[in-house]
Context: one part of a larger RNA
C1' cells in the first nucleotide's frame, strides 16, 4: 500500500447492489417448513336454513361437502450445518463386473377366478398414549389359474414366471330397441420387454497438510482354491492352503483439517485463505440396527441403548430447530416470532387446483462497494468577533452579511409502466373416428390473475430551505503559533518528547488529509 463475513470509539443526509452467529455440532418455549389424488376404493357427518309436526320428532337443502380410513405417487428432492474425515473423501484422467421410479422409444399383452382387511358398528381394557375381541365391507390393496415373442434355469428332453382398471363420448356393426349395454371409439393407466436419456454404485493412475523429540507396522493381515453374499467386482464373508503384504521415495502413530471451482495479495513466481455463489462429500440429540422402497440404512420415518427435557392417576407415555423466524446461553460480534405463491422451480392431480419459511419480496444494520447531495454566482467597508503581533499591522477571509439565482435528493400532491405468460370460454382448421360427438394440436377473439406497491419512472408546488464530520500537524509524513504545565500530568507505531521560553503533554487559533465517513484494534499478502 492492498484486503476483510470484521469489532470498538466519535460522527451520521439519500439511493442502488451485495452481505449479515466466524464463538457452544450448546439447550430450545411458540408458530409455520410435505403433501396431494374422489378420474383407484368403500363409507360419510355437523352448524345453519326451509317445510311438516301427534311438539317426541321427521323430511329437503347444506352435501356425496368437511373430517377420517384403505390404496397410489411423493416424504431419498428442495433447505441446513461442517462435527467427523489426511481418505479413491475431493480434483483430474481413465476403466468394467452393475442398477435406474418418473420421461422418450420398440414389440407383445391387458383373459378368467378367489379369500381377506382397515374404516364403520358392537363390546372390553387404559389417567393418557393407545390397544384387544366380535360381526360386516370395497378397490388400481392381496393371492392363485390361463397365456407369454422376449426373459430366467436346464441333464437340452424340458421347467419356471405377468397384468388393473378408471374417465369422456357415441349408436356404424351385434343384442334388448325412447334409450342403453358386456358393442364402438378416444384417453389416462396396468404387465412383460428393446433401445435411450438421466441419476447412482464400483475400480484404477496421478495430485491433494504438519511432526522422526513417532521406525518399525500387519493375522482376514497378503495371495490362491472353493462356496456364500451383493444390482455388481472384490477377504466383502467363511472353510482350506501358502507366508506373505507395507516401510527411509517416510509405513505405523500423534496433531490439525471438509475438498474443489475459486477469494485476497503480488509485476510474476509464490504466499495466505476456502464466508456469500456453484460442484462433490459427510452429518442430523449421542451410539447401533435394519424395514419399506427404483433409490435411504432415511433432518421434520421405525426399533434398541444412553444422556437430557416434559406429562402421569406411578402402572406407563412423549420429544429432538446443524429448516424459516424466534428464545436463553456463550461472545468483541452477526437481523423480523414479516408478506405472497404474482413470477421461477418442485410434489401430487386429466385438469381446475392444493401444498411449497425452496423461491420472490419487504423489514433491520454505514457491514462493504458504487453513485448523489449538504447549494451556485457575485460580494472589500478586506465589517464585527476570535487568534497572533515588533502595536504599525497580519490572519481567519470572498469566508460571512448583503444582492442575484437554482431546486438534484428529502418533503407534499397528481399521474403511472414492465415483471403476465398461462389457465378458462368461444370460433376455425387439422389429426383420430362410423361420426359434425369426445379428445388432442395449431391459429384467432373474449375474459381474467401482482406479494412487492403509497413500486420504478414522470410532472407540479414551496423554499437555501431538511443534511459534516473524523483523525492528524517533531522526523518517518502533507500540515505552526500562543497559553497552561514543569521528568509532574501526560504522549508514543519506531526514533523518542516532558526537569520554566515544549511546533512531540493539555487547551485555543490556524493548517493538512480523507469525507458520510474517519480513526483504532485484529488478521493476510
Nucleotide at each position: 500500500g492492498a484486503u476483510u463475513g470484521a469489532a470498538c470509539g466519535c460522527u451520521g443526509g439519500c439511493g442502488g447492489c451485495a452481505g449479515c452467529c466466524c464463538u457452544u455440532a450448546u439447550a430450545c418455549a411458540u408458530g409455520c417448513a410435505a403433501g396431494u389424488c374422489g378420474a383407484a376404493c368403500g363409507a360419510g357427518a355437523a352448524a345453519g336454513u326451509u317445510c311438516c309436526u301427534u311438539c317426541g320428532g321427521g323430511a329437503g337443502c347444506g352435501a356425496g361437502u368437511a373430517a377420517a380410513g384403505u390404496g397410489g405417487c411423493g416424504g431419498a428432492c428442495g433447505g441446513g450445518u461442517g462435527a467427523g474425515u489426511a481418505a479413491c473423501g475431493c480434483g483430474u484422467a481413465g476403466g468394467a463386473a452393475u442398477c435406474u421410479a418418473c420421461c422418450u422409444u420398440u414389440c407383445a399383452g391387458u383373459g378368467g377366478g378367489g379369500g381377506a382387511u382397515a374404516g364403520c358398528u358392537c363390546g372390553g381394557g387404559g389417567a393418557a398414549a393407545c390397544u384387544c375381541g366380535a360381526a360386516u365391507u370395497a378397490a388400481u390393496a392381496c393371492c392363485g389359474c390361463a397365456u407369454a415373442c422376449a426373459c430366467c434355469c436346464u441333464u437340452c428332453g424340458g421347467g419356471g414366471g405377468a397384468a388393473a382398471g378408471g374417465g369422456g363420448g357415441c349408436c356404424u356393426c351385434u343384442c334388448c330397441u325412447u334409450g342403453g349395454a358386456a358393442g364402438c371409439u378416444c384417453u389416462c393407466g396396468c404387465u412383460g420387454u428393446u433401445a435411450g436419456a438421466u441419476g447412482a454404485g464400483c475400480c484404477u493412475g496421478c495430485g491433494u497438510g504438519a511432526g522422526a523429540u513417532u521406525a518399525g507396522c500387519u493375522u482376514g493381515u497378503u495371495g490362491g482354491u472353493a462356496a456364500g453374499g451383493u444390482a455388481a467386482u472384490g477377504g466383502c464373508u467363511u472353510a482350506c492352503c501358502a507366508a506373505g503384504g507395507c516401510u527411509a521415495c517416510g509405513a505405523u502413530c500423534u496433531c490439525u483439517a471438509g475438498c474443489u471451482g475459486g477469494u485476497c495479495u503480488g509485476a510474476g513466481a509464490g504466499g495466505a485463505c476456502g464466508a456469500u455463489c456453484a460442484g462433490c462429500c459427510a452429518c442430523a440429540c449421542u451410539g447401533g440396527g435394519a424395514c419399506u422402497g427404483a433409490g435411504a440404512c432415511a433432518c421434520g420415518g421405525c426399533c434398541c441403548a444412553g444422556a437430557c427435557u416434559c406429562c402421569u392417576a406411578c402402572g406407563g407415555g412423549a420429544g429432538g430447530c446443524a429448516g424459516c423466524a424466534g428464545u436463553a446461553g456463550g461472545g468483541a460480534a452477526u437481523a423480523u416470532u414479516g408478506g405472497a405463491c404474482a413470477a421461477u422451480g418442485g410434489g401430487g392431480g386429466c385438469a381446475a387446483c392444493c401444498c411449497u419459511g425452496a423461491u420472490c419480496c419487504a423489514g433491520g444494520c454505514a457491514u462493504g462497494c458504487c453513485g448523489c447531495g449538504u447549494g451556485u454566482g457575485u460580494g472589500a467597508a478586506g465589517a464585527a468577533g476570535g487568534c497572533c503581533u515588533u502595536a504599525g499591522g497580519g490572519u481567519u477571509g470572498u469566508a460571512a452579511a448583503g444582492c442575484a439565482c437554482u431546486u438534484u435528493a428529502a418533503g407534499u400532491g397528481a399521474g403511472g409502466a414492465a415483471g403476465a405468460a398461462a389457465a378458462g370460454a368461444u370460433u376455425u382448421a387439422a389429426a383420430u373416428u362410423a361420426a359434425u360427438a369426445c379428445u388432442u394440436u395449431a391459429a384467432g377473439u373474449c375474459c381474467c390473475u401482482g406479494a412487492c406497491a403509497u413500486u420504478a419512472c414522470u410532472c407540479a408546488c414551496a423554499g437555501a430551505a431538511u443534511a459534516a464530520g473524523g483523525a492528524c500537524c517533531g522526523g518517518c509524513u502533507a500540515a505552526c503559533u500562543c497559553c497552561g504545565u514543569g521528568c509532574c500530568a501526560g504522549c508514543a507505531g519506531c526514533c523518542g518528547c516532558g526537569g520554566u521560553a515544549a511546533u512531540a503533554c493539555g487547551g485555543a487559533g490556524g493548517g493538512u488529509c480523507c469525507a458520510a465517513g474517519c480513526g483504532u484494534u485484529a488478521a493476510u499478502c